[in-house]
RNA sequence: AGAGUUUGAUCCUGGCUCAGGGUGAACGCUGGCGGUGCGCCUAAUACAUGCAAGUCGAGCGAGAAAUUGAUUGAGUUUACUUAAUUAAUGGAAAGCGGCGGACGAGCGAGUAACACGUAAGAACCUGCCCUAUACUCGGGGAUAACGGCUCGAAAGAGUCGCUAAUACCGGAUGGUCUCGAAAGAGUAAAGAUUUAUCGGUAUAGGAGGGGCUUGCGGCUUAUCAGUUAGUUGGUGGGGUAAAAGCCUACCAAGACUAUGACGAGUAGCUGGUGUGAGAGCAUGACCAGCCGCGAUGGGACUGAGACACGGCCCAUACUCCUACGGGAGGCAGCAGUAAGGAAUCUUCCGCAAUGGACGAAAGUCUGACGGAGCGACACCGCGUGAAGGAUGAAGGCCUAUGGGUUGUAAACUUCUUUUCUGUGGGAAGAAAAUCUGACGGUACCACAGGAAUAAGGACCGGCUAAUUACGUGCCAGCAGCCGCGGUAAUACGUAAGGUCCGAGCGUUACCCGGAAUUAUUGGGUGUAAAGCGUCCGCAGGUGGUGCGGAAAGUCAGUUAUUAAAUACCGGAGCUCAACUUCGGUGCUGUAAUUGAAACUUUCGUGCUAGAGGAUGGGAGAGGUAUAUGGAAUUGUGCAAGUAGGGGUAAAAUCCGUAGAUAUGCACAGGAACACCAAAAGCGAAGGCAGUAUACUGGACCAUUCCUGACACUCAGGGACGAAAGCGUGGGGAGCGAAACGGAUUAGAUACCCGUGUAGUCCACGCCGUAAACGAUGCUAGCUCGAUGUAGGGAGACUCGACCUUCUCUCUGUGUCCAAGGUAACCCGUUAAGCUAGCCACCUGUGUAGUACGAGCGCAAGCUUAAAACAUAAAGGAAUAGACGGGGGCCCACACAAGCGGUGGAACGCGGGGUUUAAUACGUUAAUCAGCGUGUAACCUUACCCAGACUUGACAUUCUAAUCGCAGAUUUUAGAGAUAAUUUCGUCGGUUCGGCCGGAUUAGUAACAGGCGUUGCAUGGUUGUCGUCAGCUCGUGCCUUGAGGUGUACGGUUAAGUCCGAUAACGAGCGCAACCCUCGCCGUGUGUUGUAUUUUCACACGGGACUGCCCAGCAUUUUGGAUAUUUAAAAUGUAGUGUAAAGUUUUUACUUCACUGCUCACAUAGUAUCCAGCAUGCUGGGAGGAAGGUGAGGAUGAUGUCAAAUCAGCAUGACCCUUAUGUCUGGGGCUACACCCACGUUACAAUGGCAAGUACAAACUGAAGCGAAGCAGCGAUGUGGAGCCAAUCGGAUAAAACUUGUCUCAGUUCGGAUCGUAGUCUGCAACUCGACUACGUGAAGUUGGAAUCGCUAGUAACCGUAUAUCAGUCAUGGUACGGUGAAUAUGUUCCUGGGCCUUGUACUCACCGCCCGUCAAGGCAUGGAAGUCGGGGAUGCCCGAAGUCUGCGAAAUAAUCGUGGCCUAAGGUAGAAUCGAUGACUGGGCUUAAGUCGUAACAAGGUAUCCGUACGGGAAUGUGCGGAUG
Repeated sequence: AGAGUUUGAUCCUGGCUCAGGGUGAACGCUGGCGGUGCGCCUAAUACAUGCAAGUCGAGCGAGAAAUUGAUUGAGUUUACUUAAUUAAUGGAAAGCGGCGGACGAGCGAGUAACACGUAAGAACCUGCCCUAUACUCGGGGAUAACGGCUCGAAAGAGUCGCUAAUACCGGAUGGUCUCGAAAGAGUAAAGAUUUAUCGGUAUAGGAGGGGCUUGCGGCUUAUCAGUUAGUUGGUGGGGUAAAAGCCUACCAAGACUAUGACGAGUAGCUGGUGUGAGAGCAUGACCAGCCGCGAUGGGACUGAGACACGGCCCAUACUCCUACGGGAGGCAGCAGUAAGGAAUCUUCCGCAAUGGACGAAAGUCUGACGGAGCGACACCGCGUGAAGGAUGAAGGCCUAUGGGUUGUAAACUUCUUUUCUGUGGGAAGAAAAUCUGACGGUACCACAGGAAUAAGGACCGGCUAAUUACGUGCCAGCAGCCGCGGUAAUACGUAAGGUCCGAGCGUUACCCGGAAUUAUUGGGUGUAAAGCGUCCGCAGGUGGUGCGGAAAGUCAGUUAUUAAAUACCGGAGCUCAACUUCGGUGCUGUAAUUGAAACUUUCGUGCUAGAGGAUGGGAGAGGUAUAUGGAAUUGUGCAAGUAGGGGUAAAAUCCGUAGAUAUGCACAGGAACACCAAAAGCGAAGGCAGUAUACUGGACCAUUCCUGACACUCAGGGACGAAAGCGUGGGGAGCGAAACGGAUUAGAUACCCGUGUAGUCCACGCCGUAAACGAUGCUAGCUCGAUGUAGGGAGACUCGACCUUCUCUCUGUGUCCAAGGUAACCCGUUAAGCUAGCCACCUGUGUAGUACGAGCGCAAGCUUAAAACAUAAAGGAAUAGACGGGGGCCCACACAAGCGGUGGAACGCGGGGUUUAAUACGUUAAUCAGCGUGUAACCUUACCCAGACUUGACAUUCUAAUCGCAGAUUUUAGAGAUAAUUUCGUCGGUUCGGCCGGAUUAGUAACAGGCGUUGCAUGGUUGUCGUCAGCUCGUGCCUUGAGGUGUACGGUUAAGUCCGAUAACGAGCGCAACCCUCGCCGUGUGUUGUAUUUUCACACGGGACUGCCCAGCAUUUUGGAUAUUUAAAAUGUAGUGUAAAGUUUUUACUUCACUGCUCACAUAGUAUCCAGCAUGCUGGGAGGAAGGUGAGGAUGAUGUCAAAUCAGCAUGACCCUUAUGUCUGGGGCUACACCCACGUUACAAUGGCAAGUACAAACUGAAGCGAAGCAGCGAUGUGGAGCCAAUCGGAUAAAACUUGUCUCAGUUCGGAUCGUAGUCUGCAACUCGACUACGUGAAGUUGGAAUCGCUAGUAACCGUAUAUCAGUCAUGGUACGGUGAAUAUGUUCCUGGGCCUUGUACUCACCGCCCGUCAAGGCAUGGAAGUCGGGGAUGCCCGAAGUCUGCGAAAUAAUCGUGGCCUAAGGUAGAAUCGAUGACUGGGCUUAAGUCGUAACAAGGUAUCCGUACGGGAAUGUGCGGAUG
């Protein structure tokens, strides 16, 4: 410090996930030792048992046991024992009294608060302790204990009697005490003991402690916006230790609040702790400070201190005892129990240390504390051995079978003893002398023994260090994210090996980090999420310039504080470390004080550059109201006129003979304003358009006169706000949601057509939303230019004015571009650049702008606005492809133009389907279907039935035997394989050796064998797009990048062929050419050929290349010439007119209107013509056998289709092994209701039949072709010449031609089918061959929709040969020649393809993607008649204990009785609000293969989307207005 994950790839945005650290942890596997810490996070749930607060006899009365002495009595040994009395010591239990019990210990329920933290303050109290001063005189009456009596089960209580005090109460005194202005008044004490102290009282002060007040600081929520009656303040009174509404009476009406009151939720706060570079974020275990609490709620008493954890009273719930009458209790003290929970310890030892209470002290008490125990819970330390040891042992695993690895690891040798066991010694902790150690015979030390007692966990696809084998086969399973698993899994499980940690290792949960993913440091808002529709504007924030004052912010110094611990630095102590400890620093804060004065602020005084006003101008669809005009549509009337009109892609509904449409005139009515008109103008936005008038807002320019910062932006608020819609009343021509009808369609609730209601219009009032968009908030400043346009001004030009032109300038509105910015697109003085101020808004996607709540609205609805749940993406821009019922250009028998077919018939053949024991397998869109198969009767053969064999039909190796082998052959059984049997045959070489080679049989296993599976594990081969013109690379250049350029563009070509041009320059695979055949010529050779200068065959050469000539066209370019355009207006000038106005007696003139003429130069543009250069194309010509790649073939780029083939062959893996192998017989592949593909023959006269006659090429022949001759009607037989082929044979070519006949019929067409008789092949023609003869004589009369081939020696027609082959189902395939056409104006359309461009939500790439209803399963959630539970405002009732207080009795006090105020719990009614549940219901999300359509993405087939209204199974349709995304 980053990484993975959206895409075909890229950049960005953006979420999700991981690597790090941590924990009071838990769980899984494992577990040797020690030290130091930590250990109920859940039920503030309930608790058995023991202990956790007592102490003082030096305050008091009384004084048991015990001890000592004395006296007396008894026993008896002068002593001793015992009893009684007495004196002293002693002090148990209980009591009065004092101090303590308010600390210590625990817990975190409550609390959002002066609770805490921090810094201050004034109106207070303070036991014990310290300092100081003064005092401590003299009296009194009780009471507990105790004794008697009584009640009660108990707890306990009552009554009578006695007694003491440092208990209680008067009196005296009284200061620096209290009250009071003063005078004056009032208030104290306690003694003990025996020679010195300890006490006591009062006052003043201190220390420490406590109470109170205040500033500031730290949670969420506005879907909580108003709260508050003791409430805010005052006066009187009360009250407290003390200020105060703390309480009370009266008076006033205040107080708090968007700087978030009130309410709701959550929570003890802090020092600190974890993390982080820091800022921060999270947290508040242990330790320490503060607060709160003690079963729940209320209350006071005592006291210095409590409203009191181990005190009291009351109420409530629960538990226990009971004699049923009553009583007792509170572990959130230490242990411990139950329960809850994933989960958290011993009913231990000791007061030795430290500390606390009491005491003069000894001492007593102390579950505080000191220790031990349990727990890998955490941190730290140590160990499980060390050195040597190669045959690299065995075993395991892998293997290419060679080996590798485990691995110096082990064994083995030598050594050590931390640890362990045993024995012995043995602390410190203990202080000022003595005494005192729970821990503990512990730590530690010494000796002995023996490698002895001690290793696991997770992971190994990427992130992320570490890989192989087997098993499994989308199963089982894994998974933090991406994802893995469908038969070759480095991802599952196991093993081996490896990696990382190590007494631990992993998992889960949570926190911080990474996350700049809430951004103060440190983000954004044109298109990714995000600028309010627009403006005004209060609060708020921000604010020009000079001088002076102040010093709030700011800065600096000093002081105080910031508890200790923690952190950091330097030391010290435990063997080290953890841990402990000492010193220092720091704790970023707060306050006070002293300064500074640049900036901000504030006060004062000025200024004019911001802002505003004044004056003078012109521009404008700015607004409101009123009036008015013409064109058009429609309607009505009249006229005239006749059969149609209208509408559409085509139609129909519709209108029209009752007279339409079209035409003319007149009238009515409503709405909108052609031309001008424009990237033009105005307005804040919405928006605004005939003309005129009235009223009115704003901006701009010029002048530089006035005011003097008056400004900018604005939460909340207010105003305006298209269309649709709503209300009331008008109006209604056209258009037109809904509705109705006609079409279209599978359907058509649509698109198209005909009608047509709301509405559209007006007035008034609502609504408040739009793609309300520049998807760009407002204001101010700064930063290159070019060119239009609108409004105003200045200048130049001119003597001057005007026009024109030019220049400058202010304001608006456009286009293009620089710097810069941006993810890119793009923006670019009208910023999306560089700055400043303020506001609004965003934080993955879906759910959802939805639910609930609230506000507004008549309603429709609008505004505000979540969550559960689901998901790993969603998204932006750009790139390469692919696609489009997008565009442009081009090509092809692609269409068109033609010729002939197929589709109909019969037959042949192949396929599907069906059938079958089997009908073998594959192929099966184009690119299967006369295909693999270039021949299924047996064989083939793979299929079925039956019968046989098992090292096998075939190969290699080993052992044994035989060599009278192998082979041929006879007979029998059998369907045959097979079994038995007969006869013949009797190996070669040789060094002469039972040596070598070979063969057969038998045995043994290793193995053979498999047309068994996987073409989606493969090689090889092939098809197809396509003989289409494409596909790439190097270097350079452009881009953040994917990529682009090159290869785009203009021409041209069959062609990425070539030329020009060009940030590209070159190159490669393709194209072309090189190769073969044919066509012409030459040369040579020549038998089997021969036409003898030739043909023919073979071989080698030549020949063709846009090369030559002409014309035309196109493009590029140069030069020249001509023509034309360069607005309108104005000006000038001439004429005409003269209604009105002026001058004038009139004419006339001026203004005005119209018309003609005038209207520069230059530049530039356009067009035409001429000449020239270059390139290409088109047409023609010469020469030539051949002319425009001459014709045909071979040749098939990068790639696409997981295309085809494991059954041609080869091959990995898997499977079978007396069978899925091998052999044999028979059957089947040839079945037959039917469907499809490809063919043959036909349907006839361009023909059939009969007779005659003519002309090929190529191929082929020895298990062969087979002549002549003879026989047969014929198939064929016989025959055997000749031929290993330019020699012989197959072998007659047929159409054609000539003649005759048939005469339009199911025929003299057609030949299927069937019968009979034969021929040939072959072991064998039944299933199942071909052919022949005779007889039979079916369908069929030119073929629907649709569809195929072909552009010249081609189509069509005609025959010939051949491969396979015993024969043949061949009408098929492959070759060969004969005869020999028609048509192409062309590229609109269909199909396929190429290039460029455009759109895209596609990339498995349109056979794509994708929307909604419905049906089914699951999940969470909203509503809902209600139901249940919490909550408890507020009202009323009741009112314990208790403080304060009234009255009565008593004696005035205590005390008793009885009232009052307040009040806990309780009862009753019960608002807000929260939660659970609920028949039914709403939508949402989700789930490989359900239904209906096809809404969106391409012009998505009606462009899409936004708002609104209506309609419809559904996506959605239509109307109105808007946007371009």